[in-house]
RNA sequence: AAGGGAAGCCGGAUGGCCGCAGUGUAAGGUAAUUCUUACAUUGAGGAAAGUCCGAACUCCACAGGGUGGAAUGCUGGAUAACGUCCAGGCGGAGUAAUCCGACGGAAAGUGCCACAGAAAACAUACCGCUUACGGUGUUAUCGCCGGAAGUAAGGGUGAAAAGGCGAGGUAAGAGCUCACCGCGCAUCGGGUAACCGGUGCGGCAGGGUAAACCCCAUUCGGAGCAAGACUAAAUAGGAGACCAUAGGGUGACCCAUCCUGUCUCGGGUUAGUCGCAUGAAGCAGAGAGUAAUCUCUGUUCAAGAUGAAUGGCCAUCUUAUACAGAAUUCGGCUUACAGGCUUCCCUUUGCU
RNA sequence: GCGCCCAUAGCUCAAUUGGAUAGAGUGUUGGACUACGAAUCCAAAGGUUGCAGGUUCGACUCCUGCUGGGCGCA
Numbered sequence: 001a002a003g004g005g006a007a008g009c010c011g012g013a014u015g016g017c018c019g020c021a022g023u024g025u026a027a028g029g030u031a032a033u034u035c036u037u038a039c040a041u042u043g044a045g046g047a048a049a050g051u052c053c054g055a056a057c058u059c060c061a062c063a064g065g066g067u068g069g070a071a072u073g074c075u076g077g078a079u080a081a082c083g084u085c086c087a088g089g090c091g092g093a094g095u096a097a098u099c100c101g102a103c104g105g106a107a108a109g110u111g112c113c114a115c116a117g118a119a120a121a122c123a124u125a126c127c128g129c130u131u132a133c134g135g136u137g138u139u140a141u142c143g144c145c146g147g148a149a150g151u152a153a154g155g156g157u158g159a160a161a162a163g164g165c166g167a168g169g170u171a172a173g174a175g176c177u178c179a180c181c182g183c184g185c186a187u188c189g190g191g192u193a194a195c196c197g198g199u200g201c202g203g204c205a206g207g208g209u210a211a212a213c214c215c216c217a218u219u220c221g222g223a224g225c226a227a228g229a230c231u232a233a234a235u236a237g238g239a240g241a242c243c244a245u246a247g248g249g250u251g252a253c254c255c256a257u258c259c260u261g262u263c264u265c266g267g268g269u270u271a272g273u274c275g276c277a278u279g280a281a282g283c284a285g286a287g288a289g290u291a292a293u294c295u296c297u298g299u300u301c302a303a304g305a306u307g308a309a310u311g312g313c314c315a316u317c318u319u320a321u322a323c324a325g326a327a328u329u330c331g332g333c334u335u336a337c338a339g340g341c342u343u344c345c346c347u348u349u350g351c352u
Numbered sequence: 353g354c355g356c357c358c359a360u361a362g363c364u365c366a367a368u369u370g371g372a373u374a375g376a377g378u379g380u381u382g383g384a385c386u387a388c389g390a391a392u393c394c395a396a397a398g399g400u401u402g403c404a405g406g407u408u409c410g411a412c413u414c415c416u417g418c419u420g421g422g423c424g425c426a
Stems, first nucleotide, its partner, number of pairs: 001348010012317007020043010045323001049334002052332005057224004064255004069220005074088005089103001090101004104215002109213002111209003126155002128151004133146005163181002166178003182204001183202008228274004238265005246260004281300008353425007362378004371409001380396005402418005
């Protein structure tokens, strides 16, 4: 210098004018809720998004038992919790930095594996190879035909064919025997563990699929701020069901438990306040830890609407642009994203 | 806002619970019939199964993430 990888950050800034929403103060108006004006102050994001996970919070009875269902799935740790994060193991990709992995069990059982193929799972004999026999051609120890026995080395089919490869061995062959590799079992050492390494034994013992049912381990009660609480208003006149062997709370079902005029339909009312902004919070420093993260000290308070605000113009910065916009709140994941910045690492080439 | 569901030909629906060229009706186009139309008969075209990945030998079907559409609630 070129190419590549990892981690993190920014997401316009400053000034002026006009406008919108919240809060506070003051003044004015109104019977009052409250309205108007002036001033001050605050006003979107890294994803506010998708609503995919996990929680807080609230109600259902305090969340109990069983069946069913759902989720997760190498090991250890972090955390309020998680399907998230960190570290490690194993497998895969890459020259490397590094990245990716739904990564428990197929020897508990059941199912499925189309077509092709002899055979798709208690293995099997289609072609081929070998042996002896019978028949037959021939100069022949060679060949042809037939049924029988042996054989999984070779061929062919398929996504997949019953350890791989080499040597010995054999009539031909075969873990039949041996070396190496793979696999299984036992044992020793290292590691918290996943796992790794060594030694010995076994001749091999049965393919794939669990994002098929299932088994094992762990976790999960349901609903969601339109949850729910309070105030005000309304609750007129009715219909139906069941009456304790009943109905409902309880939204998978059963048991248990709680309530006793309860439920359903229909009618009426449908305004306001709270929930709702101090929180598993942010920032800085120190310490513990490989890290995620945690502890301590100091410091800061930064949107809160309910028809729902956050916009426009001008000037300068060479330019001003991407994805997109809060609605109970947090921790994550995923997806979208113009342009820019910082640090570290790898490979190749050149120079010193 | 919160919760839930769906997507196959222009339209309405199938595809035997993973097996091969994804079918049917209707519509469209062409032809026949008719003096001309309709109806009827014959034939043809029309699908990246919403998109992108993954599991599997094999995906409309199973899994994950997006996109679009719909439903419910005080």